[in-house]
RNA sequence: GCCCCUAUCGUCUAACGGUCAGGACGUCAGUUUCUCAAGCUGAAAAUACCGGUUCGAAUCCGGUUAGGGGCG
Repeated sequence: GCCCCUAUCGUCUAACGGUCAGGACGUCAGUUUCUCAAGCUGAAAAUACCGGUUCGAAUCCGGUUAGGGGCG
RNA backbone atom coordinates (compact mmCIF):
# COMPACT_ATOMS: atom_id res chain seq x y z
P G A 1 -0.50 3.72 3.60
O5' G A 1 -0.80 2.82 2.32
C5' G A 1 -0.68 3.36 0.99
C4' G A 1 -0.69 2.24 0.00
C3' G A 1 -1.93 1.36 0.00
O3' G A 1 -3.00 1.92 -0.74
C1' G A 1 0.00 0.00 0.00
P C A 2 -4.49 1.66 -0.35
O5' C A 2 -4.77 0.16 -0.81
C5' C A 2 -4.77 -0.18 -2.19
C4' C A 2 -4.94 -1.67 -2.37
C3' C A 2 -6.12 -2.29 -1.66
O3' C A 2 -7.36 -2.11 -2.36
C1' C A 2 -4.21 -3.58 -1.24
P C A 3 -8.74 -2.01 -1.56
O5' C A 3 -8.98 -3.50 -1.06
C5' C A 3 -9.19 -4.56 -2.00
C4' C A 3 -9.24 -5.89 -1.30
C3' C A 3 -10.23 -6.02 -0.16
O3' C A 3 -11.57 -6.22 -0.60
C1' C A 3 -8.17 -6.93 0.50
P C A 4 -12.78 -5.71 0.29
O5' C A 4 -12.81 -6.75 1.48
C5' C A 4 -13.11 -8.12 1.24
C4' C A 4 -12.92 -8.95 2.49
C3' C A 4 -13.73 -8.50 3.70
O3' C A 4 -15.09 -8.90 3.65
C1' C A 4 -11.51 -8.96 4.36
P C A 5 -16.17 -8.04 4.38
O5' C A 5 -15.93 -8.35 5.93
C5' C A 5 -16.11 -9.67 6.43
C4' C A 5 -15.69 -9.76 7.89
C3' C A 5 -16.36 -8.78 8.84
O3' C A 5 -17.67 -9.21 9.22
C1' C A 5 -14.05 -8.79 9.25
P U A 6 -18.79 -8.12 9.57
O5' U A 6 -18.29 -7.54 10.97
C5' U A 6 -18.24 -8.36 12.11
C4' U A 6 -17.56 -7.65 13.27
C3' U A 6 -18.21 -6.34 13.72
O3' U A 6 -19.32 -6.57 14.57
C1' U A 6 -15.88 -6.04 13.55
P A A 7 -20.49 -5.45 14.62
O5' A A 7 -19.86 -4.24 15.47
C5' A A 7 -19.39 -4.48 16.80
C4' A A 7 -18.77 -3.23 17.38
C3' A A 7 -19.74 -2.06 17.61
O3' A A 7 -19.37 -1.36 18.79
C1' A A 7 -17.99 -1.39 16.16
P U A 8 -20.03 -1.79 20.17
O5' U A 8 -21.57 -1.48 19.93
C5' U A 8 -22.02 -0.15 19.66
C4' U A 8 -23.43 0.04 20.12
C3' U A 8 -23.67 -0.21 21.60
O3' U A 8 -23.31 0.90 22.38
C1' U A 8 -25.37 -1.27 20.31
P C A 9 -22.48 0.67 23.79
O5' C A 9 -23.65 0.42 24.88
C5' C A 9 -23.36 0.48 26.29
C4' C A 9 -24.18 1.57 26.93
C3' C A 9 -23.97 1.69 28.43
O3' C A 9 -23.94 3.11 28.77
C1' C A 9 -26.27 1.35 27.95
P G A 10 -22.46 3.84 28.71
O5' G A 10 -21.62 3.07 29.83
C5' G A 10 -20.26 3.46 30.10
C4' G A 10 -19.59 2.44 31.00
C3' G A 10 -19.54 1.01 30.43
O3' G A 10 -18.44 0.82 29.58
C1' G A 10 -20.40 0.96 32.63
P U A 11 -18.55 -0.14 28.26
O5' U A 11 -18.59 -1.60 28.89
C5' U A 11 -17.44 -2.14 29.50
C4' U A 11 -17.72 -3.56 29.98
C3' U A 11 -18.29 -4.49 28.93
O3' U A 11 -17.31 -5.06 28.08
C1' U A 11 -19.57 -4.67 30.90
P C A 12 -17.69 -5.44 26.56
O5' C A 12 -18.68 -6.69 26.72
C5' C A 12 -18.21 -7.93 27.21
C4' C A 12 -19.35 -8.91 27.43
C3' C A 12 -20.22 -9.18 26.22
O3' C A 12 -19.64 -10.07 25.29
C1' C A 12 -21.58 -8.83 28.10
P U A 13 -19.98 -9.91 23.71
O5' U A 13 -21.57 -10.06 23.65
C5' U A 13 -22.17 -11.33 23.92
C4' U A 13 -23.68 -11.22 24.03
C3' U A 13 -24.44 -10.88 22.76
O3' U A 13 -24.56 -12.01 21.91
C1' U A 13 -25.34 -9.65 24.58
P A A 14 -25.19 -11.79 20.44
O5' A A 14 -26.76 -11.67 20.77
C5' A A 14 -27.62 -11.10 19.81
C4' A A 14 -29.02 -11.10 20.34
C3' A A 14 -30.07 -10.56 19.35
O3' A A 14 -30.49 -11.58 18.47
C1' A A 14 -30.36 -9.52 21.46
P A A 15 -30.34 -11.28 16.90
O5' A A 15 -31.46 -10.17 16.65
C5' A A 15 -32.80 -10.40 17.00
C4' A A 15 -33.58 -9.12 17.01
C3' A A 15 -33.38 -8.25 15.78
O3' A A 15 -34.15 -8.67 14.67
C1' A A 15 -33.18 -6.92 17.71
P C A 16 -33.45 -9.41 13.47
O5' C A 16 -34.19 -8.77 12.22
C5' C A 16 -35.39 -9.36 11.73
C4' C A 16 -35.28 -9.52 10.26
C3' C A 16 -35.32 -8.22 9.48
O3' C A 16 -34.56 -8.36 8.28
C1' C A 16 -37.21 -9.52 8.93
P G A 17 -33.51 -7.28 7.89
O5' G A 17 -34.22 -5.93 8.35
C5' G A 17 -34.48 -4.91 7.42
C4' G A 17 -35.18 -3.76 8.10
C3' G A 17 -36.70 -3.88 8.17
O3' G A 17 -37.14 -3.05 9.23
C1' G A 17 -36.14 -2.10 6.79
P G A 18 -38.06 -3.72 10.42
O5' G A 18 -39.07 -2.57 10.81
C5' G A 18 -38.61 -1.45 11.59
C4' G A 18 -39.77 -0.53 11.96
C3' G A 18 -40.87 -1.18 12.79
O3' G A 18 -41.54 -0.16 13.54
C1' G A 18 -41.76 -0.55 10.70
P U A 19 -40.86 0.50 14.78
O5' U A 19 -41.86 0.11 15.98
C5' U A 19 -42.33 -1.22 16.18
C4' U A 19 -41.89 -1.71 17.52
C3' U A 19 -41.57 -0.65 18.58
O3' U A 19 -42.72 -0.23 19.24
C1' U A 19 -40.01 -2.46 18.62
P C A 20 -43.11 1.33 19.37
O5' C A 20 -41.86 1.92 20.15
C5' C A 20 -41.64 3.35 20.13
C4' C A 20 -40.83 3.75 21.35
C3' C A 20 -39.65 2.82 21.65
O3' C A 20 -38.55 3.62 22.13
C1' C A 20 -41.09 2.94 23.53
P A A 21 -37.17 3.48 21.34
O5' A A 21 -36.50 2.11 21.85
C5' A A 21 -37.07 0.84 21.51
C4' A A 21 -36.02 -0.22 21.42
C3' A A 21 -35.20 -0.49 22.66
O3' A A 21 -35.88 -1.30 23.59
C1' A A 21 -33.77 -0.36 20.78
P G A 22 -35.92 -0.91 25.12
O5' G A 22 -36.03 -2.32 25.86
C5' G A 22 -37.13 -3.15 25.65
C4' G A 22 -36.74 -4.60 25.54
C3' G A 22 -35.88 -5.13 26.70
O3' G A 22 -36.64 -5.43 27.85
C1' G A 22 -34.93 -5.82 24.65
P G A 23 -35.94 -5.29 29.30
O5' G A 23 -34.97 -6.56 29.36
C5' G A 23 -35.49 -7.87 29.28
C4' G A 23 -34.39 -8.91 29.21
C3' G A 23 -33.39 -8.87 30.35
O3' G A 23 -33.86 -9.51 31.52
C1' G A 23 -32.23 -9.05 28.30
P A A 24 -33.31 -9.02 32.99
O5' A A 24 -31.84 -9.62 33.07
C5' A A 24 -31.63 -11.02 33.06
C4' A A 24 -30.15 -11.35 33.05
C3' A A 24 -29.33 -10.65 34.11
O3' A A 24 -29.39 -11.30 35.38
C1' A A 24 -28.25 -10.44 32.03
P C A 25 -29.38 -10.36 36.73
O5' C A 25 -27.88 -9.83 36.81
C5' C A 25 -26.81 -10.73 37.02
C4' C A 25 -25.47 -10.08 36.75
C3' C A 25 -25.17 -8.83 37.58
O3' C A 25 -24.78 -9.11 38.91
C1' C A 25 -24.59 -8.43 35.33
P G A 26 -25.20 -8.08 40.06
O5' G A 26 -24.49 -6.70 39.70
C5' G A 26 -23.08 -6.58 39.77
C4' G A 26 -22.61 -5.29 39.16
C3' G A 26 -23.11 -4.01 39.82
O3' G A 26 -22.40 -3.67 41.00
C1' G A 26 -23.34 -3.83 37.47
P U A 27 -23.16 -2.92 42.19
O5' U A 27 -23.55 -1.50 41.59
C5' U A 27 -22.53 -0.58 41.23
C4' U A 27 -23.14 0.72 40.74
C3' U A 27 -24.18 1.35 41.66
O3' U A 27 -23.59 2.11 42.70
C1' U A 27 -24.99 1.33 39.43
P C A 28 -24.31 2.15 44.13
O5' C A 28 -25.61 3.05 43.91
C5' C A 28 -25.48 4.39 43.51
C4' C A 28 -26.83 4.98 43.18
C3' C A 28 -27.93 4.76 44.22
O3' C A 28 -27.85 5.65 45.32
C1' C A 28 -28.78 4.28 42.07
P A A 29 -28.38 5.18 46.76
O5' A A 29 -29.96 5.19 46.61
C5' A A 29 -30.64 6.41 46.37
C4' A A 29 -32.11 6.18 46.14
C3' A A 29 -32.83 5.33 47.18
O3' A A 29 -33.18 6.05 48.36
C1' A A 29 -33.44 4.60 45.02
P G A 30 -33.30 5.26 49.74
O5' G A 30 -34.65 4.42 49.60
C5' G A 30 -35.89 5.09 49.47
C4' G A 30 -36.98 4.12 49.08
C3' G A 30 -37.25 2.98 50.04
O3' G A 30 -38.05 3.36 51.15
C1' G A 30 -37.15 2.14 47.84
P U A 31 -37.86 2.59 52.57
O5' U A 31 -38.34 1.10 52.28
C5' U A 31 -39.70 0.84 51.99
C4' U A 31 -39.90 -0.65 51.67
C3' U A 31 -39.43 -1.60 52.73
O3' U A 31 -40.39 -1.76 53.77
C1' U A 31 -38.63 -2.31 50.61
P U A 32 -39.89 -1.89 55.26
O5' U A 32 -39.21 -3.32 55.34
C5' U A 32 -39.97 -4.50 55.09
C4' U A 32 -39.04 -5.71 54.92
C3' U A 32 -38.05 -5.90 56.04
O3' U A 32 -38.63 -6.57 57.17
C1' U A 32 -36.95 -6.13 53.96
P U A 33 -38.34 -6.01 58.63
O5' U A 33 -36.82 -6.38 58.89
C5' U A 33 -36.43 -7.74 58.98
C4' U A 33 -34.93 -7.86 59.14
C3' U A 33 -34.31 -7.00 60.22
O3' U A 33 -34.43 -7.60 61.50
C1' U A 33 -33.04 -6.79 58.23
P C A 34 -34.91 -6.68 62.70
O5' C A 34 -33.73 -5.64 62.90
C5' C A 34 -33.89 -4.51 63.76
C4' C A 34 -32.55 -3.92 64.13
C3' C A 34 -31.58 -3.78 62.98
O3' C A 34 -31.80 -2.56 62.26
C1' C A 34 -30.50 -4.86 64.78
P U A 35 -31.70 -2.59 60.63
O5' U A 35 -30.14 -2.81 60.35
C5' U A 35 -29.20 -1.80 60.68
C4' U A 35 -27.79 -2.26 60.42
C3' U A 35 -27.52 -2.81 59.03
O3' U A 35 -27.33 -1.78 58.06
C1' U A 35 -26.57 -4.25 60.64
P C A 36 -27.78 -2.06 56.50
O5' C A 36 -26.72 -3.14 55.97
C5' C A 36 -25.36 -2.80 55.84
C4' C A 36 -24.52 -4.02 55.54
C3' C A 36 -24.91 -4.82 54.32
O3' C A 36 -24.48 -4.25 53.11
C1' C A 36 -24.49 -6.28 56.13
P A A 37 -25.36 -4.41 51.79
O5' A A 37 -25.28 -5.97 51.46
C5' A A 37 -24.06 -6.56 51.03
C4' A A 37 -24.16 -8.07 51.02
C3' A A 37 -25.22 -8.67 50.15
O3' A A 37 -24.83 -8.75 48.79
C1' A A 37 -25.33 -9.67 52.27
P A A 38 -25.92 -8.50 47.65
O5' A A 38 -26.93 -9.72 47.78
C5' A A 38 -26.51 -11.05 47.48
C4' A A 38 -27.56 -12.05 47.93
C3' A A 38 -28.95 -11.86 47.34
O3' A A 38 -29.07 -12.40 46.03
C1' A A 38 -29.14 -12.12 49.65
P G A 39 -29.97 -11.64 44.93
O5' G A 39 -31.45 -11.72 45.52
C5' G A 39 -32.07 -12.99 45.69
C4' G A 39 -33.40 -12.85 46.39
C3' G A 39 -34.39 -11.90 45.71
O3' G A 39 -35.07 -12.51 44.63
C1' G A 39 -34.32 -11.45 48.03
P C A 40 -35.37 -11.67 43.31
O5' C A 40 -36.54 -10.71 43.77
C5' C A 40 -37.77 -11.22 44.24
C4' C A 40 -38.66 -10.13 44.78
C3' C A 40 -38.85 -8.94 43.87
O3' C A 40 -39.82 -9.16 42.86
C1' C A 40 -38.34 -8.17 46.03
P U A 41 -39.64 -8.44 41.41
O5' U A 41 -39.97 -6.91 41.71
C5' U A 41 -41.27 -6.54 42.15
C4' U A 41 -41.34 -5.07 42.48
C3' U A 41 -40.83 -4.13 41.41
O3' U A 41 -41.75 -3.91 40.35
C1' U A 41 -39.96 -3.47 43.49
P G A 42 -41.17 -3.63 38.86
O5' G A 42 -40.55 -2.17 38.96
C5' G A 42 -41.41 -1.05 39.15
C4' G A 42 -40.61 0.17 39.59
C3' G A 42 -39.66 0.76 38.56
O3' G A 42 -40.31 1.54 37.56
C1' G A 42 -38.61 0.68 40.67
P A A 43 -39.59 1.76 36.11
O5' A A 43 -38.37 2.75 36.43
C5' A A 43 -38.64 4.05 36.90
C4' A A 43 -37.36 4.79 37.23
C3' A A 43 -36.36 4.91 36.09
O3' A A 43 -36.69 5.99 35.23
C1' A A 43 -35.23 4.19 38.04
P A A 44 -36.23 5.93 33.67
O5' A A 44 -34.68 6.33 33.72
C5' A A 44 -34.28 7.56 34.26
C4' A A 44 -32.80 7.60 34.47
C3' A A 44 -31.97 7.24 33.24
O3' A A 44 -31.80 8.34 32.38
C1' A A 44 -31.16 6.04 35.11
P A A 45 -31.89 8.10 30.76
O5' A A 45 -30.59 7.22 30.43
C5' A A 45 -29.32 7.72 30.71
C4' A A 45 -28.29 6.64 30.60
C3' A A 45 -28.32 5.84 29.31
O3' A A 45 -27.69 6.51 28.24
C1' A A 45 -28.12 4.37 31.15
P A A 46 -28.55 6.77 26.86
O5' A A 46 -27.80 5.88 25.78
C5' A A 46 -26.40 5.98 25.60
C4' A A 46 -25.89 4.84 24.78
C3' A A 46 -26.39 4.79 23.34
O3' A A 46 -25.64 5.65 22.51
C1' A A 46 -26.54 2.65 24.33
P U A 47 -26.37 6.45 21.29
O5' U A 47 -26.74 5.34 20.24
C5' U A 47 -25.99 5.17 19.04
C4' U A 47 -25.52 3.73 18.88
C3' U A 47 -25.05 3.36 17.49
O3' U A 47 -24.00 2.41 17.58
C1' U A 47 -26.87 1.99 18.05
P A A 48 -22.88 2.29 16.45
O5' A A 48 -21.91 3.52 16.76
C5' A A 48 -21.44 3.76 18.09
C4' A A 48 -20.30 4.73 18.06
C3' A A 48 -20.46 5.87 17.09
O3' A A 48 -21.20 6.95 17.64
C1' A A 48 -18.36 4.85 16.75
P C A 49 -22.33 7.74 16.77
O5' C A 49 -21.43 8.63 15.81
C5' C A 49 -20.53 9.59 16.33
C4' C A 49 -19.72 10.22 15.23
C3' C A 49 -20.51 10.70 14.03
O3' C A 49 -21.12 11.96 14.23
C1' C A 49 -18.67 9.46 13.28
P C A 50 -22.50 12.33 13.45
O5' C A 50 -22.02 12.56 11.96
C5' C A 50 -21.06 13.56 11.67
C4' C A 50 -20.75 13.60 10.19
C3' C A 50 -21.95 13.55 9.28
O3' C A 50 -22.59 14.82 9.16
C1' C A 50 -20.33 12.04 8.49
P G A 51 -24.06 14.94 8.53
O5' G A 51 -23.84 14.74 6.97
C5' G A 51 -24.84 14.16 6.17
C4' G A 51 -24.25 13.65 4.88
C3' G A 51 -25.22 12.91 3.98
O3' G A 51 -25.99 13.81 3.19
C1' G A 51 -23.31 11.60 4.25
P G A 52 -27.57 13.58 3.09
O5' G A 52 -27.68 12.33 2.11
C5' G A 52 -27.07 12.37 0.82
C4' G A 52 -27.01 11.01 0.19
C3' G A 52 -28.34 10.30 0.02
O3' G A 52 -29.08 10.78 -1.10
C1' G A 52 -26.73 8.79 0.88
P U A 53 -30.69 10.69 -1.09
O5' U A 53 -31.00 9.13 -1.20
C5' U A 53 -30.63 8.38 -2.35
C4' U A 53 -31.01 6.93 -2.20
C3' U A 53 -32.47 6.69 -1.80
O3' U A 53 -33.33 6.75 -2.93
C1' U A 53 -31.04 5.34 -0.47
P U A 54 -34.67 7.62 -2.84
O5' U A 54 -35.58 6.80 -1.83
C5' U A 54 -35.96 5.45 -2.10
C4' U A 54 -36.53 4.80 -0.88
C3' U A 54 -37.62 5.58 -0.17
O3' U A 54 -38.89 5.46 -0.80
C1' U A 54 -36.09 4.72 1.42
P C A 55 -39.77 6.80 -1.06
O5' C A 55 -40.20 7.21 0.44
C5' C A 55 -40.92 8.44 0.66
C4' C A 55 -41.54 8.38 2.04
C3' C A 55 -40.62 7.91 3.15
O3' C A 55 -39.79 8.93 3.65
C1' C A 55 -42.67 6.75 3.27
P G A 56 -38.25 8.64 3.91
O5' G A 56 -38.30 7.61 5.14
C5' G A 56 -38.74 8.04 6.41
C4' G A 56 -38.90 6.86 7.35
C3' G A 56 -37.65 6.03 7.59
O3' G A 56 -36.80 6.61 8.57
C1' G A 56 -39.50 4.61 7.18
P A A 57 -35.22 6.58 8.32
O5' A A 57 -34.82 5.04 8.51
C5' A A 57 -35.09 4.39 9.77
C4' A A 57 -33.94 3.49 10.16
C3' A A 57 -32.64 4.21 10.48
O3' A A 57 -31.93 3.45 11.46
C1' A A 57 -32.29 2.78 8.66
P A A 58 -32.10 3.84 12.99
O5' A A 58 -31.02 2.97 13.75
C5' A A 58 -29.66 3.36 13.72
C4' A A 58 -28.76 2.16 13.90
C3' A A 58 -28.66 1.27 12.67
O3' A A 58 -27.68 1.70 11.77
C1' A A 58 -29.08 -0.04 14.62
P U A 59 -27.97 1.60 10.14
O5' U A 59 -28.28 0.05 9.88
C5' U A 59 -27.27 -0.92 10.10
C4' U A 59 -27.83 -2.33 9.94
C3' U A 59 -28.31 -2.65 8.52
O3' U A 59 -27.99 -4.00 8.19
C1' U A 59 -30.11 -2.88 10.04
P C A 60 -26.76 -4.26 7.17
O5' C A 60 -27.26 -3.58 5.84
C5' C A 60 -27.98 -4.33 4.84
C4' C A 60 -28.18 -3.50 3.58
C3' C A 60 -26.99 -2.67 3.14
O3' C A 60 -26.02 -3.41 2.43
C1' C A 60 -28.93 -1.34 3.07
P C A 61 -24.45 -3.03 2.48
O5' C A 61 -24.36 -1.71 1.60
C5' C A 61 -24.60 -1.75 0.21
C4' C A 61 -24.40 -0.38 -0.40
C3' C A 61 -23.10 0.32 -0.03
O3' C A 61 -22.00 -0.12 -0.79
C1' C A 61 -24.90 1.82 0.22
P G A 62 -20.51 -0.10 -0.13
O5' G A 62 -20.12 1.45 -0.16
C5' G A 62 -19.96 2.12 -1.38
C4' G A 62 -19.67 3.58 -1.17
C3' G A 62 -18.55 3.91 -0.20
O3' G A 62 -17.26 3.76 -0.77
C1' G A 62 -20.40 5.27 0.27
P G A 63 -16.05 3.30 0.15
O5' G A 63 -15.73 4.59 1.01
C5' G A 63 -15.27 5.78 0.39
C4' G A 63 -15.34 6.97 1.34
C3' G A 63 -14.52 6.85 2.62
O3' G A 63 -13.15 7.13 2.42
C1' G A 63 -16.68 7.63 3.14
P U A 64 -12.06 6.45 3.35
O5' U A 64 -12.25 7.17 4.76
C5' U A 64 -12.01 8.56 4.88
C4' U A 64 -12.36 9.04 6.27
C3' U A 64 -11.66 8.32 7.41
O3' U A 64 -10.35 8.80 7.64
C1' U A 64 -13.96 8.52 7.91
P U A 65 -9.24 7.81 8.19
O5' U A 65 -9.71 7.56 9.70
C5' U A 65 -9.77 8.63 10.63
C4' U A 65 -10.38 8.17 11.93
C3' U A 65 -9.76 6.93 12.55
O3' U A 65 -8.56 7.22 13.23
C1' U A 65 -12.10 6.75 12.63
P A A 66 -7.41 6.08 13.30
O5' A A 66 -8.02 4.98 14.30
C5' A A 66 -8.25 5.32 15.65
C4' A A 66 -8.99 4.19 16.36
C3' A A 66 -8.38 2.81 16.20
O3' A A 66 -7.26 2.58 17.04
C1' A A 66 -10.70 2.69 15.86
P G A 67 -6.15 1.54 16.55
O5' G A 67 -6.83 0.10 16.75
C5' G A 67 -7.21 -0.33 18.05
C4' G A 67 -8.03 -1.60 17.98
C3' G A 67 -7.41 -2.76 17.21
O3' G A 67 -6.39 -3.44 17.94
C1' G A 67 -9.66 -2.55 16.59
P G A 68 -5.21 -4.16 17.10
O5' G A 68 -5.92 -5.41 16.40
C5' G A 68 -6.46 -6.44 17.20
C4' G A 68 -7.22 -7.45 16.36
C3' G A 68 -6.44 -8.10 15.22
O3' G A 68 -5.55 -9.11 15.64
C1' G A 68 -8.55 -7.45 14.44
P G A 69 -4.22 -9.38 14.78
O5' G A 69 -4.74 -10.08 13.45
C5' G A 69 -5.35 -11.35 13.50
C4' G A 69 -5.94 -11.76 12.17
C3' G A 69 -4.98 -11.82 10.99
O3' G A 69 -4.16 -12.98 10.98
C1' G A 69 -6.93 -10.71 10.33
P G A 70 -2.72 -12.94 10.23
O5' G A 70 -3.07 -12.92 8.69
C5' G A 70 -3.72 -14.02 8.07
C4' G A 70 -4.07 -13.74 6.63
C3' G A 70 -2.90 -13.34 5.74
O3' G A 70 -2.13 -14.44 5.30
C1' G A 70 -4.68 -11.86 5.37
P C A 71 -0.57 -14.25 4.94
O5' C A 71 -0.55 -13.39 3.60
C5' C A 71 -1.10 -13.91 2.40
C4' C A 71 -1.10 -12.86 1.30
C3' C A 71 0.26 -12.22 1.02
O3' C A 71 1.11 -13.04 0.21
C1' C A 71 -1.38 -10.55 1.14
P G A 72 2.69 -12.93 0.42
O5' G A 72 3.06 -11.49 -0.14
C5' G A 72 2.89 -11.20 -1.51
C4' G A 72 3.11 -9.73 -1.77
C3' G A 72 4.47 -9.19 -1.34
O3' G A 72 5.49 -9.49 -2.26
C1' G A 72 2.76 -7.72 -0.63